[in-house]
């Protein structure tokens, strides 16, 4: 210079103010004593769940995630180990990693031509036909052609070396490579990898394009819900229908079966806007051990670490810690990021100090 990982992000004490729990005290107001009190991201709301509540079910179409292999977990678009590829000089670090021979589209511009791709410069002049010379052989030029091996364009143009072979090429042919197909074996749970045979097949890239293959997929947010009180107008209209349908059934959709069926649908108008419960013991922290490459499982022991409701978790003093310059037995001066739960947790991206370990 770099590239991985960890833990820290203050403690202890005084004074003075908060907010839960717990105990004493008090008719209540309240007071007094322990005890706790914002993050590694509390952020973003991208994902996946538990819990609430909304009556169930099974397929069809269409939408919308996922997308190598094996493992973890409650689940995941995670995380961990592997494969197979792409960057890097390397520690390493990304991957939107099924299928282009099912079909369709698309690769600007240059360029002859972007996929069964129309030959610009070029090479040949064997066959066939015309001119000229030439006594003939034959030479020159052109037309009908033949080529894609050199040249050029581009990101990418009919696979590469070499020989042979041809009128001049060309996998035309043959050795040797490389891809491809196809097919034994061997290792691996598997993704794959490794050795072989056989085939002249080399007619691209894109699917983060349509699409096709595989598996998935209800809404809702604690202001979610459940009870108490209290008041008000035990309101007012308008639809459908008497079990046959309508409205409903879980992807805002559409349909088939099946099931339920006043638990129905819309309009307009009045009261209440109090209070208690949901409220934090959990896929919970913390040590240890055992078992695995890990990720994580499991056993013991220990411990309870916010619950506000318009919103508390703070100020102020000293002291010790931490890093940075100086000095260096003291000491002196400096600094300290990002940034506040609000129903809970597992990620995953974003912000952002200063140190410590290992490794390039």
């Nucleotide at each position: 210079a770099g590239c991985a990982g960890g833990a820290c992000a203050g403690g202890c004490g005084g004074u003075c103010g908060c907010g839960g729990g717990c105990g004493c005290c008090g008719c209540a107001a309240g007071g007094c004593g322990c005890u706790u009190g914002a993050g590694g991201a509390a952020a973003g709301u991208c994902c996946g769940a538990g819990c609430u509540c909304c009556g169930c079910g099974a397929g069809g179409c269409a939408g919308g995630g996922u997308g190598c292999u094996g493992g973890g977990u409650a689940a995941c678009g995670c995380c961990c180990a592997g494969u197979g590829g792409a960057a890097g000089u390397g520690a390493u670090u990304c991957c939107a990693a099924g299928g282009a021979a099912a079909g369709u589209g698309c690769c600007a511009c240059a360029g002859a031509a972007a996929a069964a791709a129309c030959a610009c410069c070029g090479c040949c002049a064997a066959c066939u036909c015309c001119g000229c010379g030439g006594a003939g052989a034959c030479g020159c030029g052109g037309a009908c052609g033949g080529u894609a091996a050199g040249g050029g364009u581009g990101a990418a143009a009919a696979g590469g070396u070499g020989a042979g072979g041809u009128a001049a090429g060309a996998g035309c042919u043959c050795a040797c490579c490389a891809g491809c197909g196809c097919u034994g074996c061997u290792g691996a749970u598997g993704a794959c990898a490794g050795c072989g045979g056989c085939g002249g097949c080399u007619c691209g890239g894109u699917a983060a394009a349509c699409c096709c293959c595989a598996c998935c997929c209800g809404g809702u947010g604690a202001a979610a819900g459940a009870c108490c009180a209290a008041a008000u107008a035990g309101g007012a209209g308008a639809g459908a229908a008497g079990a046959a349908g309508a409205c409903g059934c879980c992807u805002c959709g559409c349909u088939u079966c099946g099931c339920u069926u006043g638990a129905c649908u819309c309009u307009c108008g009045g009261g209440u806007u109090g209070g208690u419960c949901g409220c934090a013991u959990g896929a919970g922290g913390u040590g240890u051990c055992u078992g695995g490459u890990a990720a994580c499982a499991g056993g013991c022991a220990u411990c309870c670490c916010a619950g506000a409701c318009a919103a508390a978790u703070g100020a102020u003093c000293g002291u010790c810690a931490c890093c940075c310059u100086g000095a260096u037995u003291u000491c002196a001066g400096g600094g300290a990021a990002c940034a506040g739960a609000a129903c809970u947790c597992g990620g995953c991206u974003u912000a952002c100090g200063g140190c410590c370990u290992g490794c390039u």
Record summary
The RNA shown here (Bacterial RNase P class A) has 360 nucleotides and comes from a marine sediment metagenome. RNAcentral holds the sequence, with entries from MGnify. Its Rfam family is "Bacterial RNase P class A". Its family is annotated with tRNA processing, dimeric ribonuclease P complex and ribonuclease P activity in the Gene Ontology.